[in-house]
RNA sequence: UGGGUCGGCAAGACGGUCGCGUCAUCCCGGGUUCUUCGGAGCCGGGGAUGCCGAGGAACGUCCGGGCUCCACAGAGCAGGGCGGUGGGUAACACCCACCCGGGGCAACCCGCGAGACAGUGCCACAGAAAGUAGACCGCCGCAGGCCCAGGCCCGCGGUAAGGGUGAAACGGUGGUGUAAGAGACCACCAGCGGCCAGGGUGACCUGGCCGGCUAGGUAAACCUCGUCCGGAGCAAGGUCGAACAGGAAACGCCAAGGCGGCUCGCCGAGUUUCCGGGUAGACCGCUAGAGGGCUGCGGCAACGUAGUCCCGAGAUAGAUGGCCGUCCAGGGCGAAAGCCCAGACAGAACCCGGCGUAAUAGCCGGCCCAUUCC
Numbered sequence: 001u002g003g004g005u006c007g008g009c010a011a012g013a014c015g016g017u018c019g020c021g022u023c024a025u026c027c028c029g030g031g032u033u034c035u036u037c038g039g040a041g042c043c044g045g046g047g048a049u050g051c052c053g054a055g056g057a058a059c060g061u062c063c064g065g066g067c068u069c070c071a072c073a074g075a076g077c078a079g080g081g082c083g084g085u086g087g088g089u090a091a092c093a094c095c096c097a098c099c100c101g102g103g104g105c106a107a108c109c110c111g112c113g114a115g116a117c118a119g120u121g122c123c124a125c126a127g128a129a130a131g132u133a134g135a136c137c138g139c140c141g142c143a144g145g146c147c148c149a150g151g152c153c154c155g156c157g158g159u160a161a162g163g164g165u166g167a168a169a170c171g172g173u174g175g176u177g178u179a180a181g182a183g184a185c186c187a188c189c190a191g192c193g194g195c196c197a198g199g200g201u202g203a204c205c206u207g208g209c210c211g212g213c214u215a216g217g218u219a220a221a222c223c224u225c226g227u228c229c230g231g232a233g234c235a236a237g238g239u240c241g242a243a244c245a246g247g248a249a250a251c252g253c254c255a256a257g258g259c260g261g262c263u264c265g266c267c268g269a270g271u272u273u274c275c276g277g278g279u280a281g282a283c284c285g286c287u288a289g290a291g292g293g294c295u296g297c298g299g300c301a302a303c304g305u306a307g308u309c310c311c312g313a314g315a316u317a318g319a320u321g322g323c324c325g326u327c328c329a330g331g332g333c334g335a336a337a338g339c340c341c342a343g344a345c346a347g348a349a350c351c352c353g354g355c356g357u358a359a360u361a362g363c364c365g366g367c368c369c370a371u372u373c374c
Base pairs, nucleotide, nucleotide: 001370002369003368004367005366006365007364008363009362012327013326014325015324016323017322018321020053021052023050024049025048026047027046028045030043031042032041033040034039055345059356060355062354063353064352065351066350067233068232069231070230079229080228081227082226083225084098085097086096087095088094099113100111101110102109103108114224115223119222120221121218122217123216136163137162138159139158140157141156142155144153145152146151171189172188173187174186175185176184190214192211193210194209195208196207197206198205199204237284238283239282240281246275247274248273249272250271251270257267258266259265291310292309293308294307295306296305297304298303328343330341331340332339333338
């Protein structure tokens, strides 16, 4: 210098101006109730000032928890999640370390990592045959026919050593053996199973002996084994609680009026209570928490712990935005001055821990490989 790999940071700053939301204080109207007529309380509207006002993913809502209500003697079925080992954590499907397998020269990366001798299913295309499977070509034996020889054709059988197909065809090399062959037998190697010794908390690793000679793949197919899970979710849940329509009951010299005058009776505006409805709505839940930074200690690490400092969204149809100027970092053009471009993805709604996905003008660092120079 180039390429690679891993990790971290940022997500513009300041000023002006217009605008939005919660809260606090103040001001100005309005409505209503009470009143000792001075005012006071409540509700709602407008304005001013001040403070504060999204994220690394606030997103998807895929996991795990807190919290709340319901259910619950215990156990099981069903359903679902997870699956090497050890640790971390409130918990996890997350994180750390290690093991095994795979990729890479390396740094490093990937693994949806139990079981395919419990059973069932499936294995496209090609191929004769896709599983105690499989003779298409070839090789070999026997019998027959054509035929001068040599060869050709056909039938029955043996053969998985060779060819060919395929992602995959019942280990590899060498020998014995055979008509030709074959773990049929032998040696070594690979792999499988069992036992033993050593190391490790463990997954596992290293070594030795023995065995039968060899077993296809697929469980993100059913399934089996182990392990975990009660259900619903802030529209959880709690406190307060109307109005109108309509309906029911009571009252009836406090109650108009009607039934031609009177009495009784009936109807009845009206008054009260209840239903409507614990509805509409208001308030709480609601934001300081398994919270973050730094330092010390323990630990390889994830993380734990102690001290200290810091932290001001909380809406309810949902506010957090636009423009201008200067600077910032980036790109392009230009000899320079300078000019132009461009700053993404996206947005709270009970709160946390993760994962996944989206996306950028960028910046910084560790490590590895190659090249050049000293």
Record summary
This is a predicted structure of a 374-nucleotide RNA (Bacterial RNase P class A) from Cryobacterium sp. AP23. The gene name in the source record is rnpB. Rfam family: Bacterial RNase P class A. Rfam links the family to the GO terms dimeric ribonuclease P complex, ribonuclease P activity and tRNA processing. The organism belongs to Cryobacterium, within Bacteria. Its mean pLDDT, the model's own confidence on a scale to 100, is 76. RNAcentral holds the sequence, with entries from ENA.